[in-house]
Context: one part of a larger RNA
RNA sequence: AGCGUAUGGGGAAUGCCUAGGCUCUCAGAGGCGAUGAAGGACGUGAUAAGCUGCGAAAAGCUGCGGGGAUUGGCACAUACAAACCGAUCCGCAGAUAUCCGAAUGGGGCAACCCAGCAUGUUGAAGACAUGUUAUCCGAAAGGAGGCGAACCCGGAGAACUGAAACAUCUAAGUAUCCGGAGGAGAAGAAAACAAAAGUGAUUCCGCUAGUAGUGGCGAGCGAACGCGGAUUAGCCCAAACCAAUAUUGUUACGGCAAUAUUGGGGUUGUAGGACUGCGAUAUUCGAGCUAUAAUGAACUAGAACUGUUUGGAAAGACAGGCCAAAGACGGUGAUAGCCCGGUAUAGGUAAAGAUUAGUAAGAUAGCAGUAUCCUGAGUAGUGCGGGGCACGUGUAACCCUGUAUGAAUUUGUCGGGACCAUCCGAUAAGGCUAAAUACUCCUGAGAGACCGAUAGUGAACUAGUACCGUGAGGGAAAGGUGAAAAGAACCCUGAAUAAGGGAGUGAAAUAGAACCUGAAACCAUACGCUU
Numbered sequence: 001a002g003c004g005u006a007u008g009g010g011g012a013a014u015g016c017c018u019a020g021g022c023u024c025u026c027a028g029a030g031g032c033g034a035u036g037a038a039g040g041a042c043g044u045g046a047u048a049a050g051c052u053g054c055g056a057a058a059a060g061c062u063g064c065g066g067g068g069a070u071u072g073g074c075a076c077a078u079a080c081a082a083a084c085c086g087a088u089c090c091g092c093a094g095a096u097a098u099c100c101g102a103a104u105g106g107g108g109c110a111a112c113c114c115a116g117c118a119u120g121u122u123g124a125a126g127a128c129a130u131g132u133u134a135u136c137c138g139a140a141a142g143g144a145g146g147c148g149a150a151c152c153c154g155g156a157g158a159a160c161u162g163a164a165a166c167a168u169c170u171a172a173g174u175a176u177c178c179g180g181a182g183g184a185g186a187a188g189a190a191a192a193c194a195a196a197a198g199u200g201a202u203u204c205c206g207c208u209a210g211u212a213g214u215g216g217c218g219a220g221c222g223a224a225c226g227c228g229g230a231u232u233a234g235c236c237c238a239a240a241c242c243a244a245u246a247u248u249g250u251u252a253c254g255g256c257a258a259u260a261u262u263g264g265g266g267u268u269g270u271a272g273g274a275c276u277g278c279g280a281u282a283u284u285c286g287a288g289c290u291a292u293a294a295u296g297a298a299c300u301a302g303a304a305c306u307g308u309u310u311g312g313a314a315a316g317a318c319a320g321g322c323c324a325a326a327g328a329c330g331g332u333g334a335u336a337g338c339c340c341g342g343u344a345u346a347g348g349u350a351a352a353g354a355u356u357a358g359u360a361a362g363a364u365a366g367c368a369g370u371a372u373c374c375u376g377a378g379u380a381g382u383g384c385g386g387g388g389c390a391c392g393u394g395u396a397a398c399c400c401u402g403u404a405u406g407a408a409u410u411u412g413u414c415g416g417g418a419c420c421a422u423c424c425g426a427u428a429a430g431g432c433u434a435a436a437u438a439c440u441c442c443u444g445a446g447a448g449a450c451c452g453a454u455a456g457u458g459a460a461c462u463a464g465u466a467c468c469g470u471g472a473g474g475g476a477a478a479g480g481u482g483a484a485a486a487g488a489a490c491c492c493u494g495a496a497u498a499a500g501g502g503a504g505u506g507a508a509a510u511a512g513a514a515c516c517u518g519a520a521a522c523c524a525u526a527c528g529c530u531u
Base pairs, nucleotide, nucleotide: 001530002529003528004527005526006525007524008523009522015516016480017479020451021450022448023447024446025445026444027443028442029440030439031147032146039100040099041098042055043054044053046078050074051073061094062093063092064091065090066089070082071081072080105114106113107112115133116132117131118130119129120128121127135144136143137142151182152180153179154178155177156176162169166216192199193198203230204229205228206227207226213221214220234432235431236430237376241264242263243262244261245260246259247258248257249256250255269410271375272374273373274372275369276368277367278366284363285362288359289358290357291356295352299347300346301345305320306319307318308317309316321338322337323327329341330340331339381405382404383403384402385401386400387399388398391417412427413426414425415424416423467474468473487515490502491501492500493499
């Protein structure tokens, strides 16, 4: 020096664990905000840096209900207090709630500065206290503004990429930006489909079907009819006509006409309505109000086990029992139906309140006639330019409209994929509409051939913290003594409050706080072998 064995140091892997995550299911909730939100700043404790709570009434105040012995959060210790005259704690309802922030009296480099007016403290100046003073919409009453995870509708709208290059095309009406709404939103009661037979608003799902098509006919894009399901619900205006009120015009002062507003009337395709005549007061629905009260917070009751044995400890083993509308789960010194909390089940009140009953504003129909009137106009359509439809201008219908034009009026009009005829279907140019559908920032209960501390959220812990960056922004590491602190009195070495050795605790201290287990690298000591 090498190798080997043993014992240590070092190191943190591995194993076991879980306080935290991840993905779902079922219920709930689906908003908060000028009565000042979300989010913050600064305060607030006997001592108080951080987190949590709270707000100058400041880890809290009041009332009601629950509950029944300890309590002053995480968080120990000391001190001082409170509590069976019912505290702490839990539920419900209130009070208080500094300053900033939409921030709203004006300003401002957020958490700061400076005012006006009214009232009061004064008789005045000044100061202080309380209240009030932003903008927009609206006649007023009143409303709006800002924040919030996704879902929804509308407006604006890329590129990388693919086409093995690239320009039409694709990506994609995606990302992103803006506006708006709700617990859903949007759509919606045929100017629809279909095809000689019929269907009967919309939405969503499964097929139809990767079909028909479309496409530098490349890459790609990609329906519908029809069938089967989920859920079902239909309505209201404008107009004709009648009337009232107001104004204006005209007048032979009797009126007449126009305009505006309001009320009645009326709402459709087998055309309907007005109008005229006949008949009737039916039928069905029903906001709101009153009563009823299933349910409903904290919470209450809630069965049944002992002995021996091993062990530090029994819930293990052995033996014999018991309960079960309860053998979910968690805890307890190892693995507990019967030790504890619970669980099944039963009970329980406040706010609220499904349902049911009563009352009730109100809404809702028929027959016949057809002369006249009404039935949504810068609309439908057309030219040009675009966009949307699965459909890229194509034979290109249909829908939307920038521009230029521009009808008809029920013997009307539109559609049925150029166009024409026949036939069939529908009735545009006004509006509302639950359910089936989408989503989960959030609450409760539960589940997992999901993770188990380099995993699972970035975050199991003072985590969006420390730290980095002018800033937008980026962004960690870090869990485990023991059943119980019983956390090592006392002594010794030492400069020592370092460290260690005894002693003591404990089942264990090679469990000693740098604490479960404690691999490897690396380091050391002892012994053996080899050179």
Molecule: large-subunit ribosomal RNA, domain I
Organism: Winogradskyella algicola